The prediction has a mean pLDDT of 82. Predicted 3D model of a 353-nucleotide part of an RNA (small-subunit ribosomal RNA, central domain) from an uncultured bacterium. It matches the Rfam family "Bacterial small subunit ribosomal RNA".

[in-house]
Context: one part of a larger RNA
């Protein structure tokens, strides 16, 4: 490389957008590049394949013939292709109407809890633990109550719920932006799918500048534990951080450990949103049913090493991208690229089993 693979054995890129590239709906027509056929040329000989034949056989030798490739030429038109010209509506999109949601951004507001400040009541403990101690407290703590301030997070509702490309998103409300579903089938007429490089987004921790700091809390200090305990666990404190603005960074068990799109292939049973039909009612509530669109459970065919998956496939096919090739050495070294740094990306070998 071919072949074979990628839920769990090595292997799906963290996610999207998207240029080049690859692939691409129905129908008519033209061309003849690919494709196919005929003929000609060339492909030295030996070698190779096939058919003969000669050494007693074979190896070996000799004779005949053939395949492939390339070039030229004459044709064919099913398929592919075409800056050949048209047409279509099933893919894709637009429009109109009706919804849905913790989707995003910015602003405003709310109550509880926590801590702190001031005041009242009140008196000897409080706190903490397996048990204690450090700590706080007669300078009046803890408890209780009134007023005030601050920052952070939003109990119940709440759910195998919903939304988002992923990361992720939850008090209430306003404005703006985006998404998606259904119905109508009005419009465009293949405008599509995927996507190396690229661009953008990307939890937490971390970094820079400035603010903020209630709680929690790496580091650190003290108390315990222990033979010791520079620790885990526990207690009392506590800086960075946790929060905000702007910028950087670009990694996660970034997981469904399962790339995207399209089509096809038995069922049963929940549930979210909207639409339609029936019963009911005549505004409705409620109940039943069908299709579409999501989201769960169970099970068949099939698949699978098995566990299991099973119309939300890991089934059956098509197209495109990414990745794997024994363990360790090693996601290391070196080089290059990026970064303020931390570090990230790319990514070996010797040696060894």
């Nucleotide at each position: 490389u071919u072949g074979g693979g990628u839920u769990u054995a090595a292997a799906g890129g963290g996610u999207g957008c998207g240029c080049a590239g690859g692939c691409g709906g129905c129908u008519a027509u033209u061309c003849a590049a690919g494709u196919c056929a005929g003929c000609g040329g060339u492909c030295a000989a030996a070698u190779u394949g096939c058919g003969g034949u000669g050494c007693u056989c074979a190896a070996c030798g000799c004779c005949g013939u053939a395949u492939c490739g390339c070039c030229g030429u004459u044709g064919a038109a099913a398929c592919u292709g075409a800056g050949u010209u048209g047409g279509c509506u099933a893919g894709a999109g637009u429009g109109a109407g009706a919804g849905u949601g913790a989707g995003g951004a910015a602003g405003g507001c709310g109550g509880a809890a926590u801590g702190c400040g001031c005041g009242g009541u009140g008196u000897a403990g409080c706190g903490g633990u397996g048990a204690a101690a450090u700590g706080c407290a007669u300078a009046g703590a803890u408890a209780u109550u009134g007023c005030g301030c601050a920052g952070a997070a939003c109990u119940c509702c709440g759910a195998u719920u919903g939304c988002g490309a992923a990361g992720g998103c939850a008090g209430c409300u306003u404005u703006c932006c985006a998404a998606u579903u259904c119905u109508c089938u009005a419009c465009u007429g293949a405008c599509g799918c995927u996507c190396a490089u690229g661009c953008a987004c990307g939890a937490a921790a971390g970094c820079g500048u400035g603010g903020g700091u209630a709680u929690c809390g790496a580091a650190c200090a003290g108390g315990a534990u222990u033979a010791g305990a520079u620790a885990c666990c526990c207690c009392u404190g506590g800086u960075a951080g946790u929060c905000c603005a702007c910028g950087c960074g670009g990694u996660a068990a970034a997981c469904g450990a399962u790339g995207g799109u399209c089509a096809c292939u038995a069922g049963c049973u929940g549930u979210g949103c909207g639409c339609c039909c029936c019963u009911g009612a005549u505004u409705a509530a409620a109940g039943g049913g069908a299709g579409c669109u999501g989201u769960g459970g169970c099970c068949g065919a099939g698949c699978g090493a098995a566990a299991g998956c099973g119309u939300u496939a890991a089934g059956u096919g098509a197209c495109c991208c990414a990745c794997c090739u024994g363990g360790g050495g090693a996601g290391u070294a070196c080089g290059c690229c990026g970064g303020c740094a931390a570090c990230g990306g790319u990514g070996a070998a010797a040696c060894u089993c």